[in-house]
Parts: sequence; C1' cells; structure tokens
RNA sequence: AUCAGUGAAAAGCAAACCUAUUGAAAAGUAGGGACGCAAAACUACAGAUCUAAAGCAGAUAGAUGCCAGGAUGGCUGGGUUGCCGCA
Repeated sequence: AUCAGUGAAAAGCAAACCUAUUGAAAAGUAGGGACGCAAAACUACAGAUCUAAAGCAGAUAGAUGCCAGGAUGGCUGGGUUGCCGCA
C1' cells in the first nucleotide's frame, strides 16, 4: 500500500413503536427508543415498490378509474466519498 470483514477494539448510524410537527397521502423532520447495519454515508441514473393532491376521464358534480412532476438510498443494481484495519 492492497484485500478480507469470522472474532476484538475505537468511533458511528438507528427499525418497530410513542410524542410533537409538516404534508392530500405515501412519507419527512425533531425528541425518546433499539430491530438491525461495514457503507443503514451521499446520489432517484436503471429496475422495483408506495401514495394519487393537482390534472385527465367520468355529459356537470359525486362515487370510481388513470396518471409522478410526490416518496423509499434500511428493496436491488450502478455512480461518488469514507472509519477501523489488531488477532
């Protein structure tokens, strides 16, 4: 310097759920809380999934249907960066 990540050490993140708050919703943010995580750091580029306000259809309204420009990076792949690196 590179690789590996079974065990160890240092540092770190934080699912469900609860409270507050934003949002039409999915979901986000903050606090509590830990199921897990070696990229559970960043990025919607490809696939996937969730939602359907506005819009369109519905002769007009409604029911209803379609639709992402909304969302998930803790669904997978790609891209970018990065801690430890002892046995």

This is a predicted structure of an 87-nucleotide RNA (c-di-GMP-I riboswitch aptamer) from Peribacillus deserti. Model confidence (mean pLDDT): 83 of 100. It was read from a public genome assembly, where an Rfam model found it.